This is a predicted structure of a 546-nucleotide part of an RNA (small-subunit ribosomal RNA, 5' domain) from a metagenome.
The RNAcentral record of the full RNA draws on SILVA.
[in-house]
Context: one part of a larger RNA
RNA sequence: GAACGAACACUGGCGGCGUGGAUUAGGCAUGCAAGUCGAACGAGAAAGCUCCCUUCGGGGAGUGAGUAGAGUGGCGAACGGGUGAGUAACGCGUGGGAAACCUGCCCUUCUGCGGGGGAUAACAGUCCUAACGGGCUGCUAAUACCGCAUACGUCCUCCCUUCCUCAUGGUUGGGUGGAGAAAGUCGGCCUCUUCUUGAAAGCUGACACAGAAGGAUGGUCCCGCGUCCCAUUAGCUUGUUGGUAGGGUAACGGCCUACCAAGGCGACGAUGGGUAGCCGGCCUGAGAGGGUGUCCGGCCACACUGGGACUGAGAUACGGCCCAGACUCCUACGGGAGGCAGCAGUCGAGAAGCUUCCGCAAUGGGGGAAACCCUGACGGAGCGACGCCGCGUGAGUGAUGAAGGCCCUAGUGGUCGUAAAACUCUGUCAGAUUGGGAAGAAAACCUCACGGUCAAUACCCGUGAGGCUUGACGGUACCAUCAGAGGAAGCACCGGCUAACUCCGUGCCAGCAGCCGCGGUAAUACGGGGGGUGCAAGCGUUGUUC
Numbered sequence: 001g002a003a004c005g006a007a008c009a010c011u012g013g014c015g016g017c018g019u020g021g022a023u024u025a026g027g028c029a030u031g032c033a034a035g036u037c038g039a040a041c042g043a044g045a046a047a048g049c050u051c052c053c054u055u056c057g058g059g060g061a062g063u064g065a066g067u068a069g070a071g072u073g074g075c076g077a078a079c080g081g082g083u084g085a086g087u088a089a090c091g092c093g094u095g096g097g098a099a100a101c102c103u104g105c106c107c108u109u110c111u112g113c114g115g116g117g118g119a120u121a122a123c124a125g126u127c128c129u130a131a132c133g134g135g136c137u138g139c140u141a142a143u144a145c146c147g148c149a150u151a152c153g154u155c156c157u158c159c160c161u162u163c164c165u166c167a168u169g170g171u172u173g174g175g176u177g178g179a180g181a182a183a184g185u186c187g188g189c190c191u192c193u194u195c196u197u198g199a200a201a202g203c204u205g206a207c208a209c210a211g212a213a214g215g216a217u218g219g220u221c222c223c224g225c226g227u228c229c230c231a232u233u234a235g236c237u238u239g240u241u242g243g244u245a246g247g248g249u250a251a252c253g254g255c256c257u258a259c260c261a262a263g264g265c266g267a268c269g270a271u272g273g274g275u276a277g278c279c280g281g282c283c284u285g286a287g288a289g290g291g292u293g294u295c296c297g298g299c300c301a302c303a304c305u306g307g308g309a310c311u312g313a314g315a316u317a318c319g320g321c322c323c324a325g326a327c328u329c330c331u332a333c334g335g336g337a338g339g340c341a342g343c344a345g346u347c348g349a350g351a352a353g354c355u356u357c358c359g360c361a362a363u364g365g366g367g368g369a370a371a372c373c374c375u376g377a378c379g380g381a382g383c384g385a386c387g388c389c390g391c392g393u394g395a396g397u398g399a400u401g402a403a404g405g406c407c408c409u410a411g412u413g414g415u416c417g418u419a420a421a422a423c424u425c426u427g428u429c430a431g432a433u434u435g436g437g438a439a440g441a442a443a444a445c446c447u448c449a450c451g452g453u454c455a456a457u458a459c460c461c462g463u464g465a466g467g468c469u470u471g472a473c474g475g476u477a478c479c480a481u482c483a484g485a486g487g488a489a490g491c492a493c494c495g496g497c498u499a500a501c502u503c504c505g506u507g508c509c510a511g512c513a514g515c516c517g518c519g520g521u522a523a524u525a526c527g528g529g530g531g532g533u534g535c536a537a538g539c540g541u542u543g544u545u546c
Base pairs, nucleotide, nucleotide: 001546002545003544004543006542007541008540010538013391014390015389016388017387018386019384020383026347027346028345030344031343032342035075036074037073040072041071048063049062050061051060052059053058082302083301084300091227092226093225094224095223096222097221098220101219102218106215107214108213109212110211111210112209114148116146117145123138124137125136126135127134128133154179155178156177158175159174160173163170164169184207185206186205187204188203189202191199192198228274229273230272235265236264237263240262241261242260243259244258245257246256247255277299278298279297280296281292282291283290284289304325305324306323307322308321327338328337329336330335355381357380358379359378363377364375365374366373367372394425395424396423397422404416405415406414407413429487431482432481434480435479436478440473445467446466447465448464449463450462451461452460490535491534492533493532494531495516496515497514501530502529503528504527505526511518512517
């Protein structure tokens, strides 16, 4: 000099963009943060309103409504969001590899979607319990569950065959045998009928369902190289190192087991100890390098502590389950409930870090055919000079060089100083009872046209045109108008380094100080005044890095 997730002192006008719990991965009140689908399924209220009856207490019917809220089932909940404890490791970075892999939803292609069965929740009844919850009996449905059939392609055994190989084995093609699938829902047409609702079959469309191949996406695994300090850590290792066989896995492998061999690592630093998430980057520096990993992005790890599996295409399963532990809460003392390192917020410790805000309008995500619902992701607003950037606190003229302060060689002196006053202007920002006013929003939806599909002018799909609607921020940004210099300057320093000097006070005292050093009676170095210098809504100090 530069930098910072900074803190502290003094001071503080406005705006934009960023940024804000680094310590206790300490404890947490409260609310919200993951739901959705009635076009998978069975069931199914109430209030209110209308009408009727009434012994005026009420009762009944319709509507509300196949709505709400529960339940079965599907998909999602493994994403998104947080934190950095652990980890010195194939964790990360980089470059390769597939031994030998998995991949829901999505895209392309091929094939299929036949026929049966038994349950169970909800519900009803009953019982236990303070509660959380639970037992028994009975009823019922499905795109829930289970057989059967079928199998283009798929997998397995065996046989033949092509190519590679010493061989095991792999590979190409073919054959015998065996194994394993599925689910429907909604719409339109036609026909029938109780004539306007509904329904069986048929035709047809959309979305689903099943098997397979390929892709895409995501993930698993292996290897080379790189990745902090201590040698005042020198030896370490028995599933250890390798082999055979088997098990296990989506898959290779001591991953696991049995047997066999006795290996494997190490001064090119093993082992042990300490510290630490890694990187793109960021800071500094001419560079080389040094430091660092906050925000944003990629990867990893973790979710009160420790362990475990289940479900699933996928699990470190933060807002899932089980066990143990610590802690907190409820309890009828028998037993239960909980997990903010999600968003806000609270206590604690600390030098130290924000609102218990608004909205799903946009972007993105989940569900749904869609309408739509959910979304503390996100979009915004709020708070903090925490940082960077921009703007303002006025401009011009103005010498009686006013008053006053300070200095003085005491003068018709110097200085603050064109500074003020005064006059003439301007109108940024802030302000106003003013007026106007965005972009961010084209989709969805409706109508029409064309094309496709189809028996079809229905339905459905695609394209185009037109119409209508949707904004949290926010009456915000911005523009215009009004008024009026009005409301807006401080902080540090002035001995040298280092820009800036005098007076008074003090008298090795009180004090200053980054280094050198000042102060013991004329101190440009202490304290105050005047003046000056430097920065400026900041300025200094402290801490840390280069």